Predicted 3D model of a 72-nucleotide RNA (transfer RNA) from a Nanobdellota archaeon. Lineage of the source: Archaea > Nanobdellati > Nanobdellota. It matches the Rfam family "tRNA". About the family: Transfer RNA (tRNA) molecules are approximately 80 nucleotides in length. On this family, see Hou, Trends Biochem Sci 1993: "The tertiary structure of tRNA and the development of the genetic code". Its mean pLDDT, the model's own confidence on a scale to 100, is 81. The RNAcentral record of the sequence draws on ENA.
RNA sequence: GCGGCAGUGAUGUAACGGUCAACAUGCGUGCCUUCCAAGCACGAACUGGUGGUUCAAAACCACCCUGCCGCA
Numbered sequence: 001g002c003g004g005c006a007g008u009g010a011u012g013u014a015a016c017g018g019u020c021a022a023c024a025u026g027c028g029u030g031c032c033u034u035c036c037a038a039g040c041a042c043g044a045a046c047u048g049g050u051g052g053u054u055c056a057a058a059a060c061c062a063c064c065c066u067g068c069c070g071c072a
Base pairs, nucleotide, nucleotide: 001071002070003069004068005067006066007065010025011024012023013022018055027043028042029041030040031039048064049063050062051061052060
């Protein structure tokens, strides 16, 4: 340099182009408990970036960034 794959909360993963981006762990508050843990309820927090397509993009397209793999 070329090609391929991937990028979603703190972490691990979901999400036929269409409801308020879901689930688990973690975190916060409350209940429970003598206390802690467990359990229960509620809550906060996420689509790598910029454009494009579309009525509508996490998903499709282009480029960029980052990581991994292969070729040279």